The prediction has a mean pLDDT of 81. This is a predicted structure of a 75-nucleotide RNA (transfer RNA) from a Candidatus Aenigmatarchaeota archaeon. The sequence is in RNAcentral, with records from ENA.

Order: sequence, then C1' cells, then structure tokens
RNA sequence: GGGAAGGUCUGCUAGCUUGGUUCAGGCAUCCGGCUUGGGGUGCCGGCAACCCGGGUUCAAAUCCCGGCCUUCCCA
Repeated sequence: GGGAAGGUCUGCUAGCUUGGUUCAGGCAUCCGGCUUGGGGUGCCGGCAACCCGGGUUCAAAUCCCGGCCUUCCCA
C1' cells in the first nucleotide's frame, strides 16, 4: 500500500439484507427489597449502551458516504 471482518451498558453478547412506534433484549457484575438467627442460594425490582461526523427517509443500531480504532490475510 491492497483486501476482509468487527466497534452496542462495567464486562460478554443478540438485534443489522424485514428500517417501524411500547422500555434496544439476554447473561454476569453492581444497587434495593423479600426470604434466613446471619450469610449464601433462590425470587422480585432497579441503574446503565448503539465509535465519530454527514446524507437518505415520515422514521436509522440497522441503508449510503467519509473518518478513527481493533483483529486477520496479502504485498
């Protein structure tokens, strides 16, 4: 230099070729409550996220363009 895949809560991960309204879901962690003599387990509830900028659209995590970053392949 060329090509491919990816970037979503504190961590991991789904959703993205079907764009769609209600709260962006799940697990772990954390916080509160119930349970217990206490702890753990279990149950219930809660906090928190779409890499950045622009475009298309009534509507964008999702489509398009340009950047940044990570991983891999080729040279």

Lineage of the source: Archaea > Nanobdellati > Candidatus Aenigmatarchaeota. Its Rfam family is "tRNA".